[in-house]
RNA sequence: CCCUUAUCAAGAGUGGUGGAGGGACCUGGACCGAUGAAACCCGGCAACCAGCUUUCUCUGGAAAGUAUGGUGCUACAUCCAGCAGGAGUAUUCCUGGAAGAUAAGAG
Numbered sequence: 001c002c003c004u005u006a007u008c009a010a011g012a013g014u015g016g017u018g019g020a021g022g023g024a025c026c027u028g029g030a031c032c033g034a035u036g037a038a039a040c041c042c043g044g045c046a047a048c049c050a051g052c053u054u055u056c057u058c059u060g061g062a063a064a065g066u067a068u069g070g071u072g073c074u075a076c077a078u079c080c081a082g083c084a085g086g087a088g089u090a091u092u093c094c095u096g097g098a099a100g101a102u103a104a105g106a107g
Base pairs, nucleotide, nucleotide: 001107003105004104005103006102007101008100013042015041016040017039021032022031026082027081028080029079043074044073045072048070049069050068051066052065053064054063055062056061078099083096084095085094086093087092
């Protein structure tokens, strides 16, 4: 980089440094930010993978728990829409897809 599978409306700061931007890209919309953005540190959340514990088991494994290790995450639904289909008189709503993010695995 690419492919496969799963998940993506829950949860997580009255902290320190920093000093103007930010949420993936493009377009449109709505937002956050000097009452302090990004980034880094600390703290925290979660439980994808491994570990550990208990129970069950067809002995392949499964479920529950834990939070030791590897990641991840820590405004807003992945902030919303964009493509297709459906409902409605209609502002609009619903479903799926695309793209993206994360984990695990394959090339």